[in-house]
RNA sequence: GGAGUGGGUUGGGUGAUCGCGCGUACCGGCCCCAGGGUCGGCAAGCGAGGAAAGUCCGGGCUCCACAGGACAGGACGCUGGGUAACUCCCAGGAGGGGCGACCCUACAGACAGUGCCACAGAAAAUACACCGCCUGGAUCGAUACCGGUUUGGGUAAGGGUGAAAAGGUGAGGUAAGAGCUCACCGCGUUCGCGGCGACGCGGACGGCAGGGUAAACCUCGUUCGGAGCAAGGCCAAAUAGGGGAGCAGAGGUGGUCCGCCUCGCACGACUCCCGGGUAGGCUGCAAAGAGACGGCGGGUAACCGUCGGUCCAAGAUGAAUGAUCGCCCCGUCUGGCCCUGUGGCCGGGCGGACAGAACUCGGCUUAUAGACCCACUCCAUAC
Numbered sequence: 001g002g003a004g005u006g007g008g009u010u011g012g013g014u015g016a017u018c019g020c021g022c023g024u025a026c027c028g029g030c031c032c033c034a035g036g037g038u039c040g041g042c043a044a045g046c047g048a049g050g051a052a053a054g055u056c057c058g059g060g061c062u063c064c065a066c067a068g069g070a071c072a073g074g075a076c077g078c079u080g081g082g083u084a085a086c087u088c089c090c091a092g093g094a095g096g097g098g099c100g101a102c103c104c105u106a107c108a109g110a111c112a113g114u115g116c117c118a119c120a121g122a123a124a125a126u127a128c129a130c131c132g133c134c135u136g137g138a139u140c141g142a143u144a145c146c147g148g149u150u151u152g153g154g155u156a157a158g159g160g161u162g163a164a165a166a167g168g169u170g171a172g173g174u175a176a177g178a179g180c181u182c183a184c185c186g187c188g189u190u191c192g193c194g195g196c197g198a199c200g201c202g203g204a205c206g207g208c209a210g211g212g213u214a215a216a217c218c219u220c221g222u223u224c225g226g227a228g229c230a231a232g233g234c235c236a237a238a239u240a241g242g243g244g245a246g247c248a249g250a251g252g253u254g255g256u257c258c259g260c261c262u263c264g265c266a267c268g269a270c271u272c273c274c275g276g277g278u279a280g281g282c283u284g285c286a287a288a289g290a291g292a293c294g295g296c297g298g299g300u301a302a303c304c305g306u307c308g309g310u311c312c313a314a315g316a317u318g319a320a321u322g323a324u325c326g327c328c329c330c331g332u333c334u335g336g337c338c339c340u341g342u343g344g345c346c347g348g349g350c351g352g353a354c355a356g357a358a359c360u361c362g363g364c365u366u367a368u369a370g371a372c373c374c375a376c377u378c379c380a381u382a383c
Stems, first nucleotide, its partner, number of pairs: 001379010012328007020047003026041007049354001053365002056363005061228004073224005078092005093107001094105004108219002113217002115213003130159002132155010167185006186208001187206008232283004242274005249263005289312001291311003294307005329352010
């Protein structure tokens, strides 16, 4: 200098003007009454993100259900740890990829059972003989012990097909071959050692188990109650409907009461009260906790403990958080000038992403113009 790998930070700055949401103090209206309630306005102040997104996992919170057990269904699937919890994270093991830094893995079971395996190929599973190789018989050429044709047998070494064909390489062996035999590797069983463990290393024995596929059904193991802030709680109109209560007295006679006489009322469509639900409103929910940063301690790490040093203030609901202009910054294109040249100076145009809170938190995934930082690897060159 070039090419990469892993991780982290940031996500334009500043000023002016205008606008939007919340809204303490304050101001004004109304009500009760000496302090509040409610409505309106509003100086100052505050006002999106690393993903606010997808809503894919897991918690908090809320309501419902719940003696216990089983089935069904879903998710997950190497080991150890972290955590409120997880399918997340950390550390490790095994397998695979890369020269390497490093990266990837649904990484249990295919002698429990069932299914599937296109095309090609002789054969795709109770494995297989198409070519080739070896060999017996018959026959022909021929009379050398060779060749042709046909038929039977042996052979899984070689060719060919395929994603995949009874372990691989080499030697011996054989008519030709073959774990037929041997060495090494692989595999299985077993023993010892190391490791918490996944597993690793080493020894002995066995000539070799007998295709693949479980993000096919399935089996095994672990785990999971349901619904979600439109949860839930409170206040509560009009209209309709429900329940309950009331619906009689006045006058006369008379000392008073009963009684008697006269007038009036009549069971609802009237009056009052109660409760449920709806519209609507308030709350949940707005500043405080599985908080952030920092110090110290523990741990390889994820993370945990502690100190309390610093800090935290959007809250809409047809849904605010913006727009314009100036200057600066970055990138790119272009004009002029200076300059041997690298380059410098002065202008102009264009561009500066992905995206938008809605009860809340931890993750994952996806999108993202650019800028910066750290560690490491490979190649080339110089000293």